[in-house]
Context: one part of a larger RNA
């Protein structure tokens, strides 16, 4: 000087009360332990592992395991040297590979192609994250960590950074042997909320024509929406009260927004010998007819069982048909496809538009109107499980998804305990997107729609910050 305290004294946080939803009980799905296997690669494990790596495991990915096969090797470059490479057929074989057949080089001659023996550079998802960069969690977007000189101190240190007020804030004033300063803080970037110039096609349609059964559909417009650049605007700026000041309260005035307007990007100096050598890069060590490379089935999808996560229910604020109405933000040419035709249907055969503010994907749903069902293990609930089918793929046996018809399981609100949210938030509805042939996605990421309750307060849990006080602790 830290660090601990079931000392103290201030102070914050969905930390706790106040509310509304949940998990924990059930089916399923998805990791995980564990057991099991030839093999179920690996790897993350309190908070900060466990729908995580992985934003797509059927083959491939794959790194596992059984089994055939190769040795300067799967790949690149330097290469004597050679015309083949390649291309179709055939044969053995799971294939990987091997093995015959037939065809077969251009050229400006300087080369290009392709193939290649020796050779030098291989190759390792093998070990060690406790040798290591880089990246990342996490405390925590908390308000702290420093430094120079200058003063104190024998020194370790201290002062500044403490006090007295305030602020989300080491925020800002005010005092003081400090005085200045740096990394944080905020502020400067993006998006949203208001209005103004600009600009008007693909987007808009007010008024004025043509037109339809409807239709911005056509002239035409730039008013409005809406794009998308540029501006403007919020600073306690003004009032009142209180206060030395900072700044604090107002159901104050204006104003679209009011005191940080709402969200986001932005994580000091460190902690956890945190995570990662399996994204990469890399010291050390190991393997070299292999622990490397190449193939084919299997495996990562196992299964008495226990956690985690989430989806779907257990119903009438409902289920079930029928009509009917409004979004956002995205993807599209190996691609979205309107429309028609067949098919209950998944979808399949025409067709046409659209490299899209034209075209399409698209149906948004919850919502509203009407009808049924009357409290049941049911017109709930949909696992399971049996037949047919579709598609995507070289290939759906292990092990794809989807449709149709049958089937109709547990489950009547869930111990003990425990989670998440303070406003367009939870709750709810549904829409897209990456990855991708396809899809086990109910997962992540985004977008919108309807749309609440509650907060007395800080005793008390649990974490954190300041200051102060004991310590046999470093």
């Nucleotide at each position: 000087u830290g660090a601990c305290g079931g000392g103290g004294g201030u102070c914050c946080g969905c930390a706790c009360a106040a509310g509304c939803g949940g998990u924990g009980g059930a089916g399923c799905a998805u990791g995980u332990g564990g057991u099991u296997u030839a093999a179920u690669u690996c790897g993350a494990u309190g908070a900060u592992a466990c729908g995580c790596g992985a934003g797509g495991a059927a083959c491939c990915u794959u790194a596992c395991c059984u089994g055939g096969g190769c040795u300067a090797g799967a790949a690149u470059g330097u290469g004597a040297g050679c015309g083949a490479a390649u291309g179709a057929u055939c044969c053995a074989g799971a294939g990987a590979u091997g093995g015959a057949u037939c065809a077969g080089u251009c050229u400006u001659c300087g080369g290009a192609c392709g193939c290649g023996a020796a050779a030098c550079a291989a190759g390792g998802u093998g070990c060690u994250g406790c040798a290591u960069g880089g990246c990342u969690g996490u405390c925590g977007u908390c308000a702290g960590c420093u430094c120079g000189u200058g003063c104190c101190g024998u020194g370790a240190g201290g002062u500044g950074u403490u006090g007295g007020g305030u602020u989300a804030a080491g925020u800002c004033c005010c005092g003081c042997a400090a005085c200045g300063a740096g990394c944080g803080c905020a502020a400067c970037c993006c998006c949203u909320a208001u209005u103004g110039u600009u600009a008007g096609u693909u987007g808009c349609c007010a008024g004025c024509a043509c037109g339809u059964a409807a239709a911005g559909g056509u002239g035409g417009g730039g008013a409005c929406u809406c794009u998308a650049a540029c501006a403007a605007g919020a600073c306690u700026g003004c009032c009142u009260a209180c206060g030395c000041a900072a700044g604090u309260a107002g159901a104050g005035a204006g104003g679209a927004a009011g005191g940080a307007g709402g969200g986001g990007a932005c994580g000091a100096c460190g902690u956890c010998a945190a995570g990662u050598c399996a994204u990469c890069a890399u010291g050390g060590c190991c393997c070299u007819u292999a622990c490397g490379c190449c193939c084919a089935g299997g495996g990562c999808u196992a299964c008495a069982c226990a956690c985690g996560u989430g989806c779907u229910a257990c119903a009438a604020u409902g289920g079930a048909g029928a009509g009917u109405a409004c979004a956002g933000a995205g993807g599209g040419u190996c691609g979205c496809u309107a429309c028609c035709u067949g098919g209950u249907a998944a979808c399949a055969g025409g067709a046409u538009g659209c490299c899209a503010a034209u075209c399409u994907c698209a149906a948004a749903a919850a919502g509203c109107u009407c009808u049924u069902c009357u409290c049941a293990g049911u017109u709930c609930g949909g696992a399971u499980u049996g037949a047919g089918g579709u598609c995507u793929g070289c290939a759906a046996c292990u092990c794809g998804a989807c449709c149709u018809c049958a089937u109709g399981a547990a489950g009547u609100u869930g111990g003990a305990a425990u989670c998440g949210c303070u406003a367009g938030u939870a709750a709810u509805c549904g829409c897209g997107u990456a990855u991708c042939a396809g899809c086990a996605a109910u997962g992540a990421c985004g977008c919108g729609g309807u749309g609440a309750a509650u907060a007395c307060g800080u005793u008390c849990c649990c974490g954190g910050a300041c200051c102060u006080u004991g310590u046999a602790c470093a």
Molecule: small-subunit ribosomal RNA, 3' major domain
Organism: Roseivirga ehrenbergii